RNAcentral holds the sequence, with entries from ENA. Predicted 3D model of a 75-nucleotide RNA (transfer RNA) from a Candidatus Sumerlaeia bacterium. NCBI's taxonomy places the organism under Bacteria, Bacteria candidate phyla, Candidatus Sumerlaeota, Candidatus Sumerlaeia. The same sequence occurs in records of 2 taxa. Rfam family: tRNA. Its family is annotated with triplet codon-amino acid adaptor activity in the Gene Ontology. It is annotated as a transfer RNA. Its mean pLDDT, the model's own confidence on a scale to 100, is 83.
[in-house]
């Protein structure tokens, strides 16, 4: 320098054009003598960033950044 994959809640991830979600974690309640477990409820989002397409974009297109990986070059 070139190719591929990934970037969504605190964490791990799903969501491939119209409702932003799950599990765990966190907070509150129930239960218990108490703890754990269990059950119920709640809070939490710049969908990496910028632009474009579209009535409508996490999703499609272009560029940038970061991480992982493969290849090439130099030494």
């Nucleotide at each position: 320098g070139g190719g591929g994959c990934a970037g969504u809640a605190g964490u791990u991830c799903a969501g491939u054009g119209g409702g932003a979600g799950a599990a765990c974690a966190c907070c509150g309640g129930c239960u218990u003598u108490g703890c754990a477990a269990g059950c119920c409820g709640g809070g939490g989002g710049u969908c990496a960033c910028g632009g474009g397409u579209u009535c409508a974009a996490a999703u499609c297109c272009c560029g940038u950044c970061u991480g992982c990986u493969c290849c090439a070059c130099c030494a």